[in-house]
Context: one part of a larger RNA
RNA sequence: CUCUCUCUAAGGAACUCGACAAAAUAUCCCCAUAACUUUGGGAGAAGUGGUGCCUCCUCAGGAGGUCGCAUUCACUAGGCCCGAGUGAUUGUUUACCAAAAACACAGGUCUCUGCAAAGUCAUAAGACCAUGUAUGGGGGUUGACACCUGCCCAGUUUCAGAAGGUUAAGGAUGUUGGUGACCUGAUGACGGGGAAUCCAGCGACCGAAGCCCCAGUAAACGGUGGUCGUAACUAUAUUGUUCCUAAGGUAGCGAAAUUCCUUGUCGAGUAAGUUUUGACCCGCACGAAAGGCAUAAUGAUCUGGGCAUUGUCUCGGAGAGAGACUCA
Numbered sequence: 001c002u003c004u005c006u007c008u009a010a011g012g013a014a015c016u017c018g019a020c021a022a023a024a025u026a027u028c029c030c031c032a033u034a035a036c037u038u039u040g041g042g043a044g045a046a047g048u049g050g051u052g053c054c055u056c057c058u059c060a061g062g063a064g065g066u067c068g069c070a071u072u073c074a075c076u077a078g079g080c081c082c083g084a085g086u087g088a089u090u091g092u093u094u095a096c097c098a099a100a101a102a103c104a105c106a107g108g109u110c111u112c113u114g115c116a117a118a119g120u121c122a123u124a125a126g127a128c129c130a131u132g133u134a135u136g137g138g139g140g141u142u143g144a145c146a147c148c149u150g151c152c153c154a155g156u157u158u159c160a161g162a163a164g165g166u167u168a169a170g171g172a173u174g175u176u177g178g179u180g181a182c183c184u185g186a187u188g189a190c191g192g193g194g195a196a197u198c199c200a201g202c203g204a205c206c207g208a209a210g211c212c213c214c215a216g217u218a219a220a221c222g223g224u225g226g227u228c229g230u231a232a233c234u235a236u237a238u239u240g241u242u243c244c245u246a247a248g249g250u251a252g253c254g255a256a257a258u259u260c261c262u263u264g265u266c267g268a269g270u271a272a273g274u275u276u277u278g279a280c281c282c283g284c285a286c287g288a289a290a291g292g293c294a295u296a297a298u299g300a301u302c303u304g305g306g307c308a309u310u311g312u313c314u315c316g317g318a319g320a321g322a323g324a325c326u327c328a
Stems, first nucleotide, its partner, number of pairs: 001323008010314002014312001019309001028050002031047001036041001038144001052066006079307005085301001086299002091103002107142007119128003147292002150224003155221002158216001161213001164212003170206002174202005182193004225243002228240002252286001253283001264280005
């Protein structure tokens, strides 16, 4: 010097990103216990007091005596309070860097599904769902409870409709060409015509869904404006004008886990506060089940403050053990 411990005057977080670590608290009994609250809790709230041994008695107790600095005498054994965020809670998770505000959850809601169900696996047989039957089952989404969940169906989706338009394969009145018995140029070569049949091309017309069309649907995907003026100081604009839109963001919240400018401005807390908290609202770029906003309880969660406590520190020191090191 390193590691594991013990003690440390005065101070007591001045350390530090941060009280990390350590210290402190601790058993049982009596008393006493606030805000808030879903009336269950909060709560072991907080905060005092007692605690050994011996004798006696009417023996879960009481009375008396008594030792020590100290009696839950060692061991064992909660630190507490106040204020915000977030997830309601118990639970689950990255075996071996993340335990969380992520996942799940009860509850809400949408949608599919009448049983040979929908959905899933498989080429199929077959199987799961389910020896279940809509108070069931599958999928999506939100996430207890309380108060609520505004406006927009123009686009996309999905469902419904069938009048009209468009429309495939296929069929096809017909038409064009080929083939062609036969007729014809006095016969032949060569040529002209040509019924039926068959083949090929085109084809009026018939022809479903779909698309166009029409209507619904946002707890479906999603969206939820701008300009200019105006009040008797100034400023601002209840108000007016105008353009555009399917409709122009409602309630609530708001420098927020969201705010760039920004350490916004004003209060509180400190002697001093980029963090914290209460407001304000100019929301770069909150907002209503990708839920909004409040919440008692709860958390090895995150964040600010306080009490207690301490070698975290001022600032070091002393000691024990193990290593390292030196010598043998």
This is a predicted structure of a 328-nucleotide part of an RNA (large-subunit ribosomal RNA, domain IV) from Picea glauca.
Its Rfam family is "Bacterial large subunit ribosomal RNA". Gene Ontology terms of the family: structural constituent of ribosome and ribosome.
Taxonomically the source falls in Picea (Eukaryota, Streptophytina, Euphyllophyta, Spermatophyta).
The RNAcentral record of the full RNA draws on SILVA.